[in-house]
Lysine riboswitch aptamer from Senegalia massiliensis, 185 nucleotides, folded computationally. The RNAcentral record of the sequence draws on Rfam.
RNA sequence: AGGUGAGGUAGAGGCGCAAUAAUUAUAAGUAGCUAUAUGGAGAUCGGAAGUCUUUGAAGUAUAGUAAAAGGAAUUGUUGCCGAAGUUUUAGAUACCAAAAUCUAAUGCUGGGUCCAUAUUUAAUAGAUAUGGGACUGUCAUUAUUGCAUAUUAGCUCCAUGCGAUAAUGUUGUGCUAUCUCACAC
Numbered sequence: 001a002g003g004u005g006a007g008g009u010a011g012a013g014g015c016g017c018a019a020u021a022a023u024u025a026u027a028a029g030u031a032g033c034u035a036u037a038u039g040g041a042g043a044u045c046g047g048a049a050g051u052c053u054u055u056g057a058a059g060u061a062u063a064g065u066a067a068a069a070g071g072a073a074u075u076g077u078u079g080c081c082g083a084a085g086u087u088u089u090a091g092a093u094a095c096c097a098a099a100a101u102c103u104a105a106u107g108c109u110g111g112g113u114c115c116a117u118a119u120u121u122a123a124u125a126g127a128u129a130u131g132g133g134a135c136u137g138u139c140a141u142u143a144u145u146g147c148a149u150a151u152u153a154g155c156u157c158c159a160u161g162c163g164a165u166a167a168u169g170u171u172g173u174g175c176u177a178u179c180u181c182a183c184a185c
Base pairs, nucleotide, nucleotide: 003183004182005181006180007179008178009177010176011175014081016080017079018078019077020076021075022074023073024072032065033064034063035062036061037060038059042052043051044050046096047095084109085108086107088105089104090103091102092101093100110136111135113133114132115131116130117129118128119127120126137171139169140168141167142166143165144164145163146162147161148160149159
């Protein structure tokens, strides 16, 4: 000077990821409630419990009144670059189960976007999964090429370093820079 392994620190990708607050639209003239008529025994998410109900349940029609949650868009703030999402398993919350939330383990996905199918949803919005398209980031190889260094009396070639373009392949437990320790030469 250059290698291999382990650990740490700081960074890059870009319509980048997530959380949160406000506003807006949608949800919806829907659910619910009230009144009238009809109706005639159930209603209450699946089960249980409890509650309402022949002093009239569910349903149907008319009239009046009339929401909300989840999700979405915009703006701002915060934390970040396995950011995050998701399969499976286990545990906790809940009367049981389902759904949902949280924690842990395991596996998959580099990133956003478009299309198709399926699930979810009020939804042709959004989300998730699978498949496909173009784009893009990292690393490697090849070809062409620019700058610098070295060499030379000088120029060209060769060599080294840093880039650009194109093609091919790969992908995050990755990549770049740097520090520490150990090993080997």
The coordinates come from a structure-prediction model, not an experiment, and the mean pLDDT is 77. The organism belongs to Senegalia, within Bacteria.